[in-house]
RNA sequence: UCGCGCUCAGAGCAAAGCCACCGAGAGGUGGCGACGCAAAGCCACGGGCCCAUGAAAUCAAGAAUCGUGAUGCAUAUGGGUAGCCGGGUUGCCGAG
Numbered sequence: 001u002c003g004c005g006c007u008c009a010g011a012g013c014a015a016a017g018c019c020a021c022c023g024a025g026a027g028g029u030g031g032c033g034a035c036g037c038a039a040a041g042c043c044a045c046g047g048g049c050c051c052a053u054g055a056a057a058u059c060a061a062g063a064a065u066c067g068u069g070a071u072g073c074a075u076a077u078g079g080g081u082a083g084c085c086g087g088g089u090u091g092c093c094g095a096g
Stems, first nucleotide, its partner, number of pairs: 004094002012037002017032006035083001041089003045086003048081006057071004062066001
């Protein structure tokens, strides 16, 4: 330096759940708590998933070319997830 995580050491993070707070929501932050994690450090760049908005179209009642409600949820826009995967980037230990 490279890949690797069978092994050693010292550390680190913290799922679900509960409590408080923030948010319209997905979700986030803090505390308790540990299912797990060798990048479960960091970055929404690609895909996925989730939330919000939501067109055309169809349907309903009404006098209505209109507005309302329902069905629908493509495309798009905005948001979230880094503990869904890929990618980028930084980094501890050391059997080889």

Source information: This is a predicted structure of a 96-nucleotide RNA (c-di-GMP-I riboswitch aptamer) from Sulfobacillus benefaciens. Taxonomically the source falls in Sulfobacillus (Bacteria, Bacillota, Clostridia, Eubacteriales). Its Rfam family is "c-di-GMP-I riboswitch aptamer". Rfam links the family to the GO term cyclic-di-GMP binding. The sequence was found by an Rfam model in a public genome assembly.